A computed fold for a 95-nucleotide RNA from a Verrucomicrobiales bacterium, annotated as Bacterial small signal recognition particle RNA.
The prediction has a mean pLDDT of 78.
Its Rfam family is "Bacterial small signal recognition particle RNA". Rfam's curators write: The signal recognition particle (SRP) is a universally conserved ribonucleoprotein involved in the co-translational targeting of proteins to membranes. Clan: SRP clan. By type it is a non-coding RNA gene.
The RNAcentral record of the sequence draws on ENA.
It is recorded under the gene name ffs.
RNA sequence: UGUCAGGGGCCAUGGAGUUCCGGCUCGCGAACCCCGCCAGGGCAGGAAUGCAGCAACGGUAGCAUGUCCGGCAUUGCCGUGGUUCCCUGGCAGUC
Numbered sequence: 001u002g003u004c005a006g007g008g009g010c011c012a013u014g015g016a017g018u019u020c021c022g023g024c025u026c027g028c029g030a031a032c033c034c035c036g037c038c039a040g041g042g043c044a045g046g047a048a049u050g051c052a053g054c055a056a057c058g059g060u061a062g063c064a065u066g067u068c069c070g071g072c073a074u075u076g077c078c079g080u081g082g083u084u085c086c087c088u089g090g091c092a093g094u095c
Stems, first nucleotide, its partner, number of pairs: 001092008009083007016075003020071004024066001027063002034059003042051003
């Protein structure tokens, strides 16, 4: 100096884990100042009917849940690949 191998650094990447966010599931769920629909009752009317509208019911906002899916980030873990970097060793050549 060349070549090969091992280890390290650096880069990339897969898995697993974790935080956060979103979706989904389940539960709760705004007495009234959320929505819809409004029994009863109330009001207007000669009547037909209309009006407002409590409870109930359905839903929404919201709270909470996890066994699930997705996304970003992350690592003290496991693996893969690359590398002109560093270290060690073998072989060969040269001075």